The RNA shown here (THF (Tetrahydrofolate) riboswitch aptamer) has 123 nucleotides. Its mean pLDDT, the model's own confidence on a scale to 100, is 78.
RNA sequence: GGAAGAGUAGCCAAGGCGCGUAAAGUGUUGCGAAACGGGACGUUGUUCGCAAACGAAAGGGCGGGGAGAUCCCUUUGAGGGAGAUUGCCCCAAGCUCUGCGGUGCCGCGGCGCGUCCGCUCUC
Numbered sequence: 001g002g003a004a005g006a007g008u009a010g011c012c013a014a015g016g017c018g019c020g021u022a023a024a025g026u027g028u029u030g031c032g033a034a035a036c037g038g039g040a041c042g043u044u045g046u047u048c049g050c051a052a053a054c055g056a057a058a059g060g061g062c063g064g065g066g067a068g069a070u071c072c073c074u075u076u077g078a079g080g081g082a083g084a085u086u087g088c089c090c091c092a093a094g095c096u097c098u099g100c101g102g103u104g105c106c107g108c109g110g111c112g113c114g115u116c117c118g119c120u121c122u123c
Stems, first nucleotide, its partner, number of pairs: 001123002004120002010111003015106004019101003028052007038117005058098005063091004070082005
């Protein structure tokens, strides 16, 4: 000097565990800030703060206690036990399944710097 290659931020995403569906979250716009292959410049993308506007998909199943018709037992003191359909009163407002959300976290696997220098390997 030539050839090849690795690695960032991050993106997609099998799967797992959650949250919301009583509306948080996500997404959008504006302003500001930060980090971002080992170094420099820079692109794309990301994150955070503030402000604003907008805005949703629900459906099914499952309770606890009390009174109580009636029946049985012991007994004649009442007590004990069982207890249906529908309905009544009180409490709980939860659990679960299927969905939904441009949903949160983890992440099998895949993808992932333009120029110069650096790194690995090779000639």